[in-house]
Formats: sequence, structure tokens, C1' cells
RNA sequence: CUCAUCAAGACCAGCCGAGGGAUAGGCCCUUUGACGCUGGGGCAACCGCCAGGAAGUCAGACCGACUUUUUGGAAAGGUGCCAAAUCCUACGAGUGCGGGUUUCCCCAAUCUCGAGAGAUGAG
Repeated sequence: CUCAUCAAGACCAGCCGAGGGAUAGGCCCUUUGACGCUGGGGCAACCGCCAGGAAGUCAGACCGACUUUUUGGAAAGGUGCCAAAUCCUACGAGUGCGGGUUUCCCCAAUCUCGAGAGAUGAG
């Protein structure tokens, strides 16, 4: 940089000792010990693994091998994760409670969609 996913799921013990939830605002967690570290446990199933379907390539007598895609399975491998939707919102479009002004317009709660940012995996 590209692609995919992000409303589900999963906690105990020991150590430490004041901050933590990426940033800002909000709202939360936290001396009834958070965050972090270590050990154990667990969740999930991205990669990898196993079985099947479809398409294609190679080989071709058959068996077969490989690639892509798809369905299912296990969880012994590589990661990841185990407060709150990625805790919510940040930008844009639509909607429009309500308000200002009342010729025309302006602000704007809420909700939906998209983008951005972030996280994780694969390349």
C1' cells in the first nucleotide's frame, strides 16, 4: 500500500500501584486495585489443516496434481481476542423533533447510509 472483517463470543490467580478506555469531546472503568506484566483457563475461526461441491489449468487410457471459489468439520499449528457496538460522536449525504427569522432562508435533536480514522488478519 491492497483486500477482508469489526452489534456475536470468551476470566481466574499472582505481582505492581494510579491511572486507563488510540486522539479530541462525551460517557464510562478504576485503591472493592483498574492499566500493565506473568501463569493458567477460555472465545473465535483470519491463515494453515481435513472432507465435499463448482469452474479452470496440467497430464491424459484411467488414477491424479494444481489454481480459484464455495459448503461443512476439528482446534494439536501461526496470529488475534476475552468491560461497554471499534463504548458513542468527530467528515459528507438523506431524514427532520425543535428553534431563530418569517419575503427567503439559517441552526439543528434523532435515525439511516457512505467516507475517514483505528484495530485484527492475509498478501